[in-house]
């Protein structure tokens, strides 16, 4: 220096064709219970790395870029 793969919630992580951004854990209220956990029912939590371009319409495509893994030098 070049290639390849990753960056979505507080943590792990999906996202199929470009059309309303999501699950599991966790955190909150409430029921339950002597009280804890477990259970049940409900809510909050997003800049989709970051800058731009295409398109009515971008997480998704195109361009630059940062950061992390990893292979070649």
């Nucleotide at each position: 220096g070049g290639g390849g793969c990753g960056a979505u919630a507080g943590c792990u992580c999906a996202g199929u064709u470009g059309g309303u951004a999501g699950a599991g854990c966790a955190c909150c209220u409430g029921c339950u219970u002597u009280g804890c956990a477990a259970g049940c029912a409900g809510g909050g939590g997003g800049u989709c790395g970051c800058c731009g371009g295409u398109u009515c319409g971008a997480a998704u495509c195109c361009g630059g870029u940062u950061c992390g893994c990893u292979c070649c030098a």

This is a predicted structure of a 73-nucleotide RNA (transfer RNA) from an Acidothermales bacterium.
Model confidence (mean pLDDT): 82 of 100.
Taxonomically the source falls in Acidothermales (Bacteria, Bacillati, Actinomycetota, Actinomycetes).
Its Rfam family is "tRNA". About the family: Transfer RNA (tRNA) molecules are approximately 80 nucleotides in length.